[in-house]
RNA sequence: AGAGUUUGAUCAUGGCUCAGAUUGAACGCUGGCGGUAUGCUUAACACAUGCAAGUCGAACGGUAACAGGAGAGAGCUUGCUCUCUUGCUGACGAGUGGCGGACGGGUGAGUAACGCGUAAGAAUCUGCCUAGUAGUGGGGGACAACUUGGGGAAACCCAAGCUAAUACCGCAUACGCCCUACGGGGGAAAGUGGGGGACCUUCGGGUCACUAUUGGAGGAGCCUGCGUUAGAUUAGCUUGUUGGUGGGGUAAAGGCCUACCAAGGCGACGAUCUAUAGCUGUUCUGAGAGGAAGAUCAGCCACACUGGGACUGAGACACGGCCCAGACUCCUACGGGAGGCAGCAGUGGGGAAUAUUGGACAAUGGGCGCAAGCCUGAUCCAGCAAUACCGCGUGUGUGAAGAAGGCCUGAGGGUUGUAAAGCACUUUCAGCGAGGAGGAAGGCCUGUAGGUUAAUACCCUGCAGGAUUGACGUUACUCGCAGAAGAAGCACCGGCUAACUCUGUGCCAGCAGCCGCGGUAAUACAGAGGGUGCAAGCGUUAAUCGGAAUUACUGGGCGUAAAGCGCGCGUAGGUGGUUUAUUAAGUUGGAUGUGAAAGCCCUGGGCUCAACCUGGGAAUUGCAUCUGAUACUGGUAGCCUAGAGUAUGGUAGAGGAUAGUGGAAUUUUCGGUGUAGCGGUGAAAUGCGUAGAUAUCGAAAGGAACACCAGUGGCGAAGGCGACUGUCUGGGCCAAUACUGACGCUGAGGUACGAAAGCGUGGGGAGCGAACAGGAUUAGAUACCCUGGUAGUCCACGCCGUAAACGAUGAGAACUAGCUGUUGGGCAUAUUAAAAUGCCAAGUAGCGAAGCUAACGCGAUAAGUUCUCCGCCUGGGGAGUACGGCCGCAAGGCUAAAACUCAAAGGAAUUGACGGGGGCCCGCACAAGCGGUGGAGCAUGUGGUUUAAUUCGAUGCAACGCGAAAAACCUUACCUACCCUUGACAUCCUUGGAAUCUUAGAGAGAUCUAGGAGUGCUUCGGAACCAAGAUACAGGUGCUGCAUGGCUGUCGUCAGCUCGUGUCGUGAGAUGUUGGGUUAAGUCCCGUAACGAGCGCAACCCCUAUAUUUAGUUGCUACUUGCUUCGGCAAGGCACUCUAAAUAGACUGCCGGUGACAAACCGGAGGAAGGUGGGGAUGAUGUCAAGUCAUCAUGACCCUUACGGCCAGGGCUACACACGUUCUACAAUGGAUAAUACAGAGGGUUGCGAAACCGUGAGGUGGAACAAAUCUCCUAAAGCUGUUCGUAGUCCGGAUUGGAGUCUGCAACUCGACUCCAUGAAGUCGGAAUCGCUAGUAAUCGCAAAUCAGCAUGUUGCGGUGAAUACGUUCCCGGGCCUUGUACACACCGCCCGUCACACCAUGGGAGUGGGUUGUACCAGAAGUAGGUAGUCUAACCGCAAGGAGGACGCUUACCACGGUAUGGUUCAUGACUGGGGUGAAGUCGAAACAAGGUAG
Repeated sequence: AGAGUUUGAUCAUGGCUCAGAUUGAACGCUGGCGGUAUGCUUAACACAUGCAAGUCGAACGGUAACAGGAGAGAGCUUGCUCUCUUGCUGACGAGUGGCGGACGGGUGAGUAACGCGUAAGAAUCUGCCUAGUAGUGGGGGACAACUUGGGGAAACCCAAGCUAAUACCGCAUACGCCCUACGGGGGAAAGUGGGGGACCUUCGGGUCACUAUUGGAGGAGCCUGCGUUAGAUUAGCUUGUUGGUGGGGUAAAGGCCUACCAAGGCGACGAUCUAUAGCUGUUCUGAGAGGAAGAUCAGCCACACUGGGACUGAGACACGGCCCAGACUCCUACGGGAGGCAGCAGUGGGGAAUAUUGGACAAUGGGCGCAAGCCUGAUCCAGCAAUACCGCGUGUGUGAAGAAGGCCUGAGGGUUGUAAAGCACUUUCAGCGAGGAGGAAGGCCUGUAGGUUAAUACCCUGCAGGAUUGACGUUACUCGCAGAAGAAGCACCGGCUAACUCUGUGCCAGCAGCCGCGGUAAUACAGAGGGUGCAAGCGUUAAUCGGAAUUACUGGGCGUAAAGCGCGCGUAGGUGGUUUAUUAAGUUGGAUGUGAAAGCCCUGGGCUCAACCUGGGAAUUGCAUCUGAUACUGGUAGCCUAGAGUAUGGUAGAGGAUAGUGGAAUUUUCGGUGUAGCGGUGAAAUGCGUAGAUAUCGAAAGGAACACCAGUGGCGAAGGCGACUGUCUGGGCCAAUACUGACGCUGAGGUACGAAAGCGUGGGGAGCGAACAGGAUUAGAUACCCUGGUAGUCCACGCCGUAAACGAUGAGAACUAGCUGUUGGGCAUAUUAAAAUGCCAAGUAGCGAAGCUAACGCGAUAAGUUCUCCGCCUGGGGAGUACGGCCGCAAGGCUAAAACUCAAAGGAAUUGACGGGGGCCCGCACAAGCGGUGGAGCAUGUGGUUUAAUUCGAUGCAACGCGAAAAACCUUACCUACCCUUGACAUCCUUGGAAUCUUAGAGAGAUCUAGGAGUGCUUCGGAACCAAGAUACAGGUGCUGCAUGGCUGUCGUCAGCUCGUGUCGUGAGAUGUUGGGUUAAGUCCCGUAACGAGCGCAACCCCUAUAUUUAGUUGCUACUUGCUUCGGCAAGGCACUCUAAAUAGACUGCCGGUGACAAACCGGAGGAAGGUGGGGAUGAUGUCAAGUCAUCAUGACCCUUACGGCCAGGGCUACACACGUUCUACAAUGGAUAAUACAGAGGGUUGCGAAACCGUGAGGUGGAACAAAUCUCCUAAAGCUGUUCGUAGUCCGGAUUGGAGUCUGCAACUCGACUCCAUGAAGUCGGAAUCGCUAGUAAUCGCAAAUCAGCAUGUUGCGGUGAAUACGUUCCCGGGCCUUGUACACACCGCCCGUCACACCAUGGGAGUGGGUUGUACCAGAAGUAGGUAGUCUAACCGCAAGGAGGACGCUUACCACGGUAUGGUUCAUGACUGGGGUGAAGUCGAAACAAGGUAG
């Protein structure tokens, strides 16, 4: 520091996710040791049991228990035991009294508050402690305990009597203290212990204590500034409320309380209300700013079962105190009582989850005490827990035969792996044994010195000596012993992200943080081997920060991605021109105080290191005070004129309002003319018209809108404004001067205006025209089209308040290149004028530089560079919806969520593809023609059906006379039956044997059985062959063409497809390859940020058309000759034909025209051939997961006495049917018949097979010649000539069937071909639709070959005869190039919307129901406090007494908790039914959007 994920790819926007750190954690697997920390985050739920606050006898009366002493008595073993008495002593239960219990410890419920933090303050209190001053004199009356009596189950209570004090109450005294009217008045105490001298008492002194008071320290209370969560779908709140006066009250200021008076106080700088929450130092994270948290430790606050209350006290409204009410639990004799773990342990419960009913006061600290000491679940320790952090170990070295085993393998090997074993060492830690610090300071006793003192007592201080104090603890630490001995797991390995293979599974099981894996070759599931990471831990889950600049202060945005209010005016607020003086609020320097400690950081030190502990420093960015500075901002007081405004003069304009006027047109009415249609559409119909329409002429009425002018022209804030005239009125611009003197800008709330539609009332209504009706269209058509037509559109008044209210661009100001047009104004030039040109400021447009932008684009009218102010945004959907509120007559508007769900949604641009987009061009693509198919019969292939099997494959074009260039057996893969199991076939091993030929029997055959003949070759090693045996293996037309190679089809013989360098672009990409011409062609030329190149095109190759040369046998025969069977037959010959080799020839080369002086095109000449002459071979990059595992090869899977092999028979030939492709026909351009003519190409020895003969014929006999320019297949047919048929189911047509044969073959039944005789079906030119062909072509005619024993209407070739037509590119189909749109990219066979149906989920409404909380009014009123009261009682004081003062109880008033009644608010849960929403694998109906999406949206 980034990465993954939207796309075919790209950039940007934007969300989601990951890598990091952290935790009081939990869960899973695993687990050696130690140190240091930490440990109920949930139920402030309920609690059994034990402990957590006591102490003081030096305050007191005392003596229940213990011990000692004394006395008495008894027993008796004369020194022991027991009993009794005695508070005498040590001590001490209960009690009185003092101090403490308000600390320490726990928890975070409440609290949004002066609660906390920070900085200040004044009107206060303060036990113990400390410093000072002054005192501590003298009396009195009680009450506990105790005793007696009584009540009660208990808790406990009542009555009478006795008694002490440091308990209580007067009196005296009063420096200081308090009150005061300044005269005066008031107010205190307590003693105790030890000791000395002395002893009848008295006397004086010290310790501690007490009283009064003044200070201090520490503590506490109070007040104030600032800071301190969210919500405005909480906007108004408040009556003791705000202030004053008097009074009361408090330790203290104060409405703290009360009476009266005034009417204030708070709030948009967020009051009130609601929700949530203890606050802080700090902790986690982060570069920081921030964000999140507030466990442990520390400070503050609050609470103590819930609510209320006070008492005591220095301090409490009191965790382990009291009273009352309530809930709960327990005891009970039912009358009544007891209790409060949010102390430490512990229990139940809740929960994912959190420990021992431990030890000790040794240390630190606290309470009491003179002290010893006692108490202390504070604390210190130990126990449990890998909960966290830190440290250590589980060994080290050597060791290649690279062991075995595992895994993989291309079978060679690789890897695990120096890893192990082996050898040599070491012993930390754990184990056993032994030793052994520190935490201990003190206190006590003795002695001594000094101080104090009358004192050698006491006490204090110092020194010396002595006996001692440790829970932890089997401490830390050290030494010794033994032995590698006791000690490694977890997660991951598709990318992010380090780490890869095998097996299993087969969209199953499963994984998953995101993207996504899994449908038979899964590095993604599961296991294994291997690897990677971390390590006594490792992963997962949860949570926080980070990354996230994804709330942006640092540090974001708003034309199109989310985002500028529809537009003005204007309040608060924010902000603001020039200059002078002053001030010093902001700002800034210095100083002081504070910012607790701990923590963080730096630097030392201590534990072996570290974690941890500890010393010092820094920091604590803050606040406050004091003192300087004065540039800038602010304040105050002035000046100025450049901003803003006012005045004067001009000026343009659909600016606004209102009144009037006008013509054209539509419609209607009336009248005239006139006659059969009009109207409307893609085509029609509805509609109108003989009752006279439409058309046309004239007149009238009425409403609405204002053609031309008219213009990226004008005006207005926007909406918007368009005939003409008048009236009223707003704003702008220009020019020149004068004046005011910052008066400005923006603008939350607020308020005015605000298209269309809509609403209300009243008018108006020509045209148009939602709804509606009808006609069409259509599968339907609640639409598009047509005919009508109501609201409405118009006017007046009043509402509504929204629009893609758009420049999708808030307002204002300043600055920053140019060029061009236009509107209104001014100045200047020249001018008769108009016009023109230049300049100035104001508008409005088009280009464009810099710059900006994701790009598109913007560009002085900014989306550039800056400033001020406002509004708005933060993933998509849910949703601009629900609820609430406000507005509205309603429609609805404004404000505005959440649950849930997805990993995207969206922008710009790119390349393709597509379009019922456009342009250009091509093709038998259409058109023009010729001939077919589709109808018939047969053949053949396919589907379907059937079957034991009808083997398999091919399926739009691009399957279907296809694989198959030949299914009777074989082929053959299928079926049935019979057999074989190392096998029919290959390699290797062993043994034996030649091999081979042959006979007989059984069987359907395979095969089995029984014989016979035969002993081979050889370099002597063996080879080939046969048989048997054994093991590896063979074998498979079994599956997967979606695992593959190879081959092939198709677009398409279409003209395209790319690359290097350069350039442009952030990039995908573009350019080149586009453009202008041209071509069959990306063919060529020109232009050109491109220049070149490659694969394609063309050419090179073959055949064919012409000629020449060479060569003439098997070919040919002009010429010469011969013979003749009259045939090149023969001898010459090679001229010709021909054969087959080599050359030539054609290149737009020449001429003319067109064209751009090009390429090229048109025409012409010459030529056998002319513009690629004709044909063939040749098939770019790619597309279709196209076809083929059954040609072959091949991975993986499957079968192995069978899915292999052999064999016989059957099947592939079935047959209601459907389709494809042929053949033959339907006839006279024909059939039949007779005669007769002319090819090319090819085949032939298991062959072609001649002549001759036989047969009606198929064919047979025959066997010449020929391995073929020689022989043969081999008579070509149509044609031509003659005859006949005469339009008919025929002398057409030949299917079908009967009979008889021929040939091939082991064999023609299923199931061959052919022949003859007989039979003589459909069919009379073929519906919708559809195919081929542009010249030697179509059409038509025959011939040959491959396959092949035999079998062709098929296929592939060959020649014969031989046309018609093409105006042209509008349309159909396919293709190419350019361009355009796109929401498509699996690419239109695309994408995608809504209703309905089904399932699930969350949510709104809902008659209501239940709970929480809260307001108001009223009732009620425990305990308590305060006031009142003299009903009862009453020790101290006063009083001679009576009595009084004072007190207590009682009663009562006020306040008030719980509770109750009534009525509201708010919130949560629930609810029959219901609304929409979301998600879901195939559902239904349509086809709304994306292309002109087929009616632009």
Description:
This is a predicted structure of a 1497-nucleotide RNA (small-subunit ribosomal RNA) from an uncultured prokaryote. The prediction has a mean pLDDT of 84. Its Rfam family is "Bacterial small subunit ribosomal RNA". The RNAcentral record of the sequence draws on ENA.